[in-house]
């Protein structure tokens, strides 16, 4: 200078007029009061890094539940370690890709059982003879006595199918091969060392058995009670019904209770009310007050001091944690956070320039509260490192 890895931070900035919406104060209003005000005036704060998807995991309420434990489901899975806790996060291990910085990996058991392996193949799980190699044995035929040629058979080298065919590569070795023997790699086993641990080394043993899938079932370890702020307390009109009681009023028959006043049930008459009379059919049968419990419209609470945010120092490789100082930082309820206008910044357009011109400025937008994940996102700053190629 090119390329390229990984981590952090910002998300227009400055002033002014204006409106919305909290909170506090002051004045004014209405109210017996409690209290309210879409009255004024003044200070003061007023989206995010994801506020989003609701995908883990907790806080907080209610509900169920004596305790443990074992079944059934669902989740999680390499090892240590942070952490209220997590499927997050940090350090490490193995695997795999990059020259590299550096990135990815549902990463526990397949020698407990069961399933499946599709197409192609002769054979896919108790491994296999299609092509091909052999003709040593063991039988037959021929023969010019050298062989030839059929059976019965032997062989996993070579071809071919496949994702995948039961270690590779070499020399010996054989009828013709084959771990059938040896070296070398590779594989299983391993005393021992190293490390918390996951793993890593490894002397010596073994001729090689034990294929692949557990985001199939299944073992195996660990964790898990449901429901969610429309959760849940709390205050309280009006009507219906409930419950106590107090005054007044009140025909009858039957059936219950009671020793009786009376109460409860039905059936009749009556007596109201469905605009008015008559028939009919429908409801109601005491009427008026007090008080209690419910809780509907409404109304407060929860609801913003919190695993907090910022600086500093100390511990640890780091996530983390611990001291000290500092700061208070949105709140709710069908929902405020908006609008204009100057300068500046970056972006597109048009110009040789000076400049003009532009609903231009990215994703998006709190609702109980935090910790993670994941996704979206113009532009732009920081730092560390790695590769190439110059120069010194």
């Nucleotide at each position: 200078u090119c390329a390229g890895a990984c981590g952090g931070c910002c998300g227009g900035g400055c002033g002014g007029c204006u409106g919305c919406g909290g909170c506090g104060g002051g004045c004014g209003g209405c109210g017996c009061a409690a209290g309210c005000c879409g009255g004024c005036c003044c200070g003061u704060c007023g989206a995010g890094g994801a506020a989003a998807g609701u995908c883990c995991g907790g806080g907080c309420u209610c509900c169920a539940c004596g305790g443990a434990a074992a079944c059934a489901c669902g989740g999680u899975g390499c090892c240590g370690g942070c952490u209220a806790a997590c499927g997050g996060c940090c350090g490490g291990c193995g695997g795999g890709g990059g020259c590299a910085a550096c990135c990815c990996c549902a990463g526990g058991g397949a020698a407990a059982g069961u399933g499946c392996c599709a197409c192609a193949g002769a054979a896919a799980g108790c491994a296999g003879a299609c092509c091909g190699c052999c003709g040593a044995a063991c039988g037959g035929g021929c023969u010019u006595u050298g062989g030839c040629c059929c059976g019965u058979g032997g062989c996993a080298a070579g071809g071919g199918u496949g994702a995948a065919a039961g270690g590779g590569u070499g020399c010996g070795g054989c009828a013709a091969g084959a771990g059938c023997g040896c070296a070398c790699c590779g594989c299983g086993g391993g005393a021992c060392c190293g490390g918390c641990a996951a793993c890593g080394g490894g002397a010596c043993c073994g001729g090689c058995a034990c294929g692949g899938u557990a985001a199939a079932c299944c073992c195996c370890a660990c964790c898990g009670g449901g429901a969610g702020c429309a959760a849940g307390a709390c205050c309280a009109a009006a009507u219906a019904g409930g419950g106590a009681u107090g005054g007044c009023g009140c025909g009858g028959g039957c059936c219950g209770g009671g020793a009786a006043a009376c109460c409860g049930g039905u059936c009749c008459a009556g007596a109201c009310g469905c605009g008015u009379u008559u028939c009919c059919g429908c409801g109601u049968u005491g009427c008026c007050g007090u008080c209690c419990g419910g809780g509907u419209c409404g109304g407060u609470c929860g609801c913003g001091c919190g695993a907090g945010g910022c600086g500093u120092c100390c511990g640890g490789c780091a996530a983390c944690g611990g001291g000290c100082g500092u700061c208070c930082c949105a709140g709710a309820g069908g929902a405020a956070u908006g609008g204009c206008c100057g300068c500046c910044g970056c972006c597109c357009g048009c110009g040789c320039a000076a400049g003009c011109g532009g609903u231009g400025c990215a994703c998006a937008g709190a609702a109980c509260c935090c910790g993670g994940c994941u996704u979206a996102c113009a532009g732009g700053c920081c730092g560390u490192c790695u590769g190439a190629c110059g120069c010194u």
About this RNA: A computed fold for a 392-nucleotide RNA, annotated as Bacterial RNase P class A. It matches the Rfam family "Bacterial RNase P class A". Rfam's curators write: Ribonuclease P (RNase P) is a ubiquitous endoribonuclease, found in archaea, bacteria and eukarya as well as chloroplasts and mitochondria. The sequence was found by an Rfam model in a public genome assembly. Its mean pLDDT, the model's own confidence on a scale to 100, is 75.